[in-house]
RNA sequence: GGAGUCGGCCGGGCGAUCGCUGCCGUAGCAAUACGGGGGAGGAAAGUCCGGGCUCCACAGGGCAGAGUGCCAGGUAACGCCUGGGCGGCGCGAGCCGACGGAAAGUGCAACAGAGAGCAAACCGCCGAUGGCCUCGAAAGAGGAUCAGGUAAGGGUGAAACGGUGCGGUAAGAGCGCACCACGAGUCUGGUAACAGACCGGUACGGUAAACCCCACUCGGAGCAAGACCAAAUAGGGUUCCAUACGCGCGGCCCGCGCGGGAACCGGGUAGGUUGCUUGAGCCCACUGGCGACGGUGGGCCUAGAGGAAUGAUCGUCCUCGACAGAACCCGGCUUACAGGCCGACUCCACCU
Numbered sequence: 001g002g003a004g005u006c007g008g009c010c011g012g013g014c015g016a017u018c019g020c021u022g023c024c025g026u027a028g029c030a031a032u033a034c035g036g037g038g039g040a041g042g043a044a045a046g047u048c049c050g051g052g053c054u055c056c057a058c059a060g061g062g063c064a065g066a067g068u069g070c071c072a073g074g075u076a077a078c079g080c081c082u083g084g085g086c087g088g089c090g091c092g093a094g095c096c097g098a099c100g101g102a103a104a105g106u107g108c109a110a111c112a113g114a115g116a117g118c119a120a121a122c123c124g125c126c127g128a129u130g131g132c133c134u135c136g137a138a139a140g141a142g143g144a145u146c147a148g149g150u151a152a153g154g155g156u157g158a159a160a161c162g163g164u165g166c167g168g169u170a171a172g173a174g175c176g177c178a179c180c181a182c183g184a185g186u187c188u189g190g191u192a193a194c195a196g197a198c199c200g201g202u203a204c205g206g207u208a209a210a211c212c213c214c215a216c217u218c219g220g221a222g223c224a225a226g227a228c229c230a231a232a233u234a235g236g237g238u239u240c241c242a243u244a245c246g247c248g249c250g251g252c253c254c255g256c257g258c259g260g261g262a263a264c265c266g267g268g269u270a271g272g273u274u275g276c277u278u279g280a281g282c283c284c285a286c287u288g289g290c291g292a293c294g295g296u297g298g299g300c301c302u303a304g305a306g307g308a309a310u311g312a313u314c315g316u317c318c319u320c321g322a323c324a325g326a327a328c329c330c331g332g333c334u335u336a337c338a339g340g341c342c343g344a345c346u347c348c349a350c351c352u
Base pairs, nucleotide, nucleotide: 001348002347003346004345005344006343007342008341009340010339012317013316014315015314016313017312018311020039021038023036024035025034026033027032041323045334046333048332049331050330051329052328053222054221055220056219065218066217067216068215069214070084071083072082073081074080085099086097087096088095089094100213101212105211106210107207108206122154123153124150125149126148129147130146132143133142134141135140162180163179164178165177166176167175181202182200183199185198186197187196188195189194226274227273228272229271236265237264238263239262240261241260245259246258247257248256249255281300282299283298284297285296286295287294288293318321
């Protein structure tokens, strides 16, 4: 100098004027006015996970169902994060991973192919052995390939019952050996996943985002949750008054009930208030830990609306400004994003 990897941060600045919306103060009965001060994000987004909070349900256990799925840790919790293991990619810094179990059982495998699950002889190779033909007295030699042997080679397939090499053989074959692979074995290291060494035999194919098995987790609904205050109208209850009249209790009398009036009570609708922002909070220092994170001390208060504010205009400067707008609150993940800054590290080339 070039090419990259990982992590963190910013994401127009300044000034003036006019607005919008909470809070505080002053004035005012109030409406309101004036002054001061606060007012979107790293994703406020998608609503995909996890929790707080609220109401409902709930003795305990099991079944069903759903989810998660290498190991250990962190956390309020998680499908998140950290560290480690294994596999894949990259020269490397690093990146990616639905990564438990196929010796519990069941199922599945299109097309192609001779054969696809207690394997299979299409081409090929062999034909030692038995039979056949030729030569030979015989022993035997040669030939063909009928029986048969053969999974080395070809071909099909995603996959053909371990791979490579040497030996071996009629040709072949874990048939034997070496290395690799594999393993329900032993030992060692590690909390563990797992790794290494030794040993063993070559049997046990693949598939669990197929059923299934194993381990762990899980009640439902959501701030339009929920709580409080509470009209008008209609309806309900209790007490008291009246019992004149009407209706009902088969006709009559008494009585009772309903219809009447007053007071009180409770539910509930409109409407209003609350939930609402002090919280698993932020910053700094020290400290335990490789780290995620934890502990201690100090400091800070940083939107809270309810048709829903956070804007507009002008001036000026620059590198000319992306994605995007809170609605109960937090922890994550994912997705979008013009441009810029900082740090650590890797590879290549050159110079000293």